RNAcentral holds the sequence, with entries from Rfam. Transfer RNA from Desulforapulum autotrophicum HRM2, 84 nucleotides, folded computationally.
RNA sequence: GCCGGAGUGGUGGAAUUGGUAGACGCAGAGGACUCAAAAUCCUCCGGGCUUCGGCCCUUGAGAGUUCAAGUCUCUCCUCCGGCA
Numbered sequence: 001g002c003c004g005g006a007g008u009g010g011u012g013g014a015a016u017u018g019g020u021a022g023a024c025g026c027a028g029a030g031g032a033c034u035c036a037a038a039a040u041c042c043u044c045c046g047g048g049c050u051u052c053g054g055c056c057c058u059u060g061a062g063a064g065u066u067c068a069a070g071u072c073u074c075u076c077c078u079c080c081g082g083c084a
Stems, first nucleotide, its partner, number of pairs: 001083007010026003019067001028044005046057004060076005
């Protein structure tokens, strides 16, 4: 240099005919149980604003297509593999 694959909350990892982004775990917070703890169970768990009813933003970065993009197209960045 060429070809292929991957990049999603703090973390692993789903969501492939384009249709609610973050299922299910781990970690974390609060509570129950206990003399106390472990284990177990329940609730919460991306960011901002809020009149607390909600609203907006968010899938490596930027653009494009579309009513609608994590998903399709283009450029770039990073990582992995192959060829030279």